The prediction has a mean pLDDT of 82.
This is a predicted structure of a 73-nucleotide RNA (transfer RNA) from Actinomyces sp.
NCBI's taxonomy places the organism under Bacteria, Actinomycetota, Actinomycetes, Actinomycetaceae, Actinomyces.
The gene name in the source record is trnT.
Rfam family: tRNA. Rfam links the family to the GO term triplet codon-amino acid adaptor activity. By type it is a transfer RNA.
RNA sequence: GCCGCGUUAGCUCAGUUGGCAGAGCAGCUGUCUUGUAAACAGCAGGUCGCCGGUUCGAGCCCGGCACGCGGCU
Numbered sequence: 001g002c003c004g005c006g007u008u009a010g011c012u013c014a015g016u017u018g019g020c021a022g023a024g025c026a027g028c029u030g031u032c033u034u035g036u037a038a039a040c041a042g043c044a045g046g047u048c049g050c051c052g053g054u055u056c057g058a059g060c061c062c063g064g065c066a067c068g069c070g071g072c073u
Base pairs, nucleotide, nucleotide: 001072002071003070004069005068006067007066010025011024012023013022019056027043028042029041030040031039049065050064051063052062053061
C1' cells in the first nucleotide's frame, strides 16, 4: 500500500425486505424474607464510531475518514 470483517445501552450482543431502536447481564425501586441472597414485578439508561450522500423516511443503502481484528504484498 491492497483486501475482508467489526464499531448499536455500563458489559456481551441481536436488529429479517429501509418504516416508532431491542435482549441478557449489571444498575435503581418495589414485593417477598428476622436479615441477605434468590425469585417475581417495574423503572432508568442510546448523537446506532465520525463527516457527507441517496430517499418522503437510514442502525440498515452509497462515498470518505477514524479505531480494532485478520489476511495479502